[in-house]
Transfer RNA from a Minisyncoccota bacterium, 74 nucleotides, folded computationally. The same sequence occurs in records of 2 taxa. The sequence is in RNAcentral, with records from ENA. Rfam family: tRNA. Rfam classes the family as a transfer RNA. The coordinates come from a structure-prediction model, not an experiment, and the mean pLDDT is 81. Taxonomically the source falls in Minisyncoccota (Bacteria, Bacillati).

RNA sequence: GGGCCUGUAGUUUAGUGGUAAAAUACCUCAUUUGCAAUGAGGAGACGCGAGUUCGAUUCUCGCCGGGUCCACCA
Numbered sequence: 001g002g003g004c005c006u007g008u009a010g011u012u013u014a015g016u017g018g019u020a021a022a023a024u025a026c027c028u029c030a031u032u033u034g035c036a037a038u039g040a041g042g043a044g045a046c047g048c049g050a051g052u053u054c055g056a057u058u059c060u061c062g063c064c065g066g067g068u069c070c071a072c073c074a
Base pairs, nucleotide, nucleotide: 001070002069003068004067005066006065007064010024011023012022013021018054026042027041028040029039030038047063048062049061050060051059
């Protein structure tokens, strides 16, 4: 330099052209002498930009980050 894959809560994974779900972690309350566990509630996310569309997290392009293979140089 080229090909392919990938980017969603702090973390690990779902998901889909029409208000984005769960587990775990975090916060509050109940329970306990206290902690843990358990139960109830709460906050928290679509990498950036452009395009298509009535509408984009989803489709297309570019950039950025990550992974993998190939080539070149040393």